[in-house]
RNA sequence: GCGGGUAUAGUUUAGUGGUAGAACGUCCGCCUUCCAAGCGGAGAACGAGAGUUCGAUUCUCUCUACCCGCA
Numbered sequence: 001g002c003g004g005g006u007a008u009a010g011u012u013u014a015g016u017g018g019u020a021g022a023a024c025g026u027c028c029g030c031c032u033u034c035c036a037a038g039c040g041g042a043g044a045a046c047g048a049g050a051g052u053u054c055g056a057u058u059c060u061c062u063c064u065a066c067c068c069g070c071a
Base pairs, nucleotide, nucleotide: 001070002069003068004067005066006065007064010024011023012022013021018054026042027041028040029039030038047063048062049061050060051059
């Protein structure tokens, strides 16, 4: 330099155009003499920009980061 893949919550991930779910973790409460466990609740996310569309995490393009291959 060329080609391909991946990017969603603090972490691991689901989600093939119509209000983004879950698990673990965090916080609060219940329970307990206390802690742990258990139960209930809360907060928290679509890598960036543009395009298509009534509507984009999803489709297209570019960029960024990481991984793989070729040179």
Description: Predicted 3D model of a 71-nucleotide RNA (transfer RNA) from Candidatus Paceibacter sp. Its Rfam family is "tRNA". Rfam classes the family as a transfer RNA. The sequence was found in a public genome assembly. The coordinates come from a structure-prediction model, not an experiment, and the mean pLDDT is 83.